[in-house]
């Protein structure tokens, strides 16, 4: 330099007709216990990497950029 892939909650990751933003763990409150843990209930937490385009509507489709992984040279 060229090809491919990845970027979504604090962490690990889902998200198929383009229309609801989610799970597990973690965190908070309450219940449970003599206490801790376990278990249960409820809850907080997101510019969906950045910019632009298409569309009535974009995490999702297209283009550019940034970072990371990988292959070729």
């Nucleotide at each position: 330099g060229g090809g491919g892939g990845c970027a979504u909650a604090g962490c690990u990751c889902a998200g198929u007709u383009g229309g609801g933003a989610g799970a597990g763990c973690g965190c908070g409150u309450c219940c449970u216990u003599g206490g801790c843990g376990u278990g249960g209930a409820c809850g907080a937490g997101g510019u969906c990497g950045g910019g632009g385009g298409u569309u009535c509507g974009a995490a999702u489709c297209c283009c550019c950029c940034u970072g990371c992984c990988u292959c070729c040279a």